c-di-GMP-I-GGC riboswitch aptamer from Chloroflexi bacterium RBG_16_72_14, 80 nucleotides, folded computationally. Of the family's consensus pairs, 90% are formed in the model. Its mean pLDDT, the model's own confidence on a scale to 100, is 86.

């Protein structure tokens, strides 16, 4: 450096259920496992969703990185 066929030690948690917090997407804690080599951090373009405003185009202020980019760190392997 680039890649994820094997290996070790692990890691993380969709959907559901329960709690709780928000107007709401959703967050958070427990249970749970679809499935993940960054499913680890950053909302920074961009995509979806919420509220509000306007009701044609559109704005504001959220929310999502487990939808793509990108930024950035960083395990274990075999390669070069």
């Nucleotide at each position: 450096c680039a890649c994820g066929u094997c290996c070790a030690g692990g890691g993380c948690a969709a959907a559901c259920c329960c709690g709780c917090c928000g107007c709401g997407a959703g967050a958070c804690g427990g249970g749970g496992a679809c499935g993940c080599a960054a499913a680890g951090c950053c909302a920074g373009g961009g995509a979806c969703c919420u509220u509000c405003c306007a009701g044609c185009c559109g704005g504001a202020a959220g929310g999502c990185c487990g939808c793509c980019c990108g930024g950035u760190u960083g395990c274990c392997g075999g390669g070069g």